[in-house]
This is a predicted structure of a 51-nucleotide RNA (nadA riboswitch) from an Acidobacteriota bacterium. The sequence was found by an Rfam model in a public genome assembly. NCBI's taxonomy places the organism under Bacteria, Pseudomonadati, Acidobacteriota. Its Rfam family is "nadA riboswitch". On this family, see Huang et al., RNA 2020: "Structure and ligand binding of the ADP-binding domain of the NAD(+) riboswitch".
RNA sequence: GCUUUCAACAUCCCCGUCCUUCUUGCUCUUCGAACAAGCGGGACUGAAGGC
Numbered sequence: 001g002c003u004u005u006c007a008a009c010a011u012c013c014c015c016g017u018c019c020u021u022c023u024u025g026c027u028c029u030u031c032g033a034a035c036a037a038g039c040g041g042g043a044c045u046g047a048a049g050g051c
Stems, first nucleotide, its partner, number of pairs: 001051007016044005022038004027033002
């Protein structure tokens, strides 16, 4: 450096970080914007194995 499986690290457990498509809910005299949740995607950090 490549690759596989992962999140050990965490003030019980769970939870690595950031960005993002889409869906749903919700709010708004503004109808596409805000907010919340969920499924995916990308990049990165770290752990263990293989090359």